[in-house]
RNA sequence: AAAGCAUACUGCCACACCUGCUGUGAAGCAGGGCCGGAAAGUUACAGGUCUCCUAAGUAUUAGAAGAUGGCUGAAUUGCAUUC
Numbered sequence: 001a002a003a004g005c006a007u008a009c010u011g012c013c014a015c016a017c018c019u020g021c022u023g024u025g026a027a028g029c030a031g032g033g034c035c036g037g038a039a040a041g042u043u044a045c046a047g048g049u050c051u052c053c054u055a056a057g058u059a060u061u062a063g064a065a066g067a068u069g070g071c072u073g074a075a076u077u078g079c080a081u082u083c
Base pairs, nucleotide, nucleotide: 004083006081012037013036017032018031019030020029021028022027035070041076042075043074045073046072047071048068049067050066051065053063054062055061056060
């Protein structure tokens, strides 16, 4: 210096929920909150899930456009106590 596993210190983020705003909606942003996280930093490339529109026509399928990174994978960046 690099990689892997666990995890310590100093720290970091912030589930659900509440309030306000935006959006047809999924959901996002800000404040509070703190379930959890060793990348719970970033990226919508692949898959999954969800929303809207259209078509078939009655419960699902297909197409297209969105959302989701705290769903999985992948890519990329960052910290350094022990082994």
This is a predicted structure of an 83-nucleotide RNA (c-di-GMP-I riboswitch aptamer) from Methylococcaceae bacterium UBA662. Of the family's consensus pairs, 89% are formed in the model. The prediction has a mean pLDDT of 81.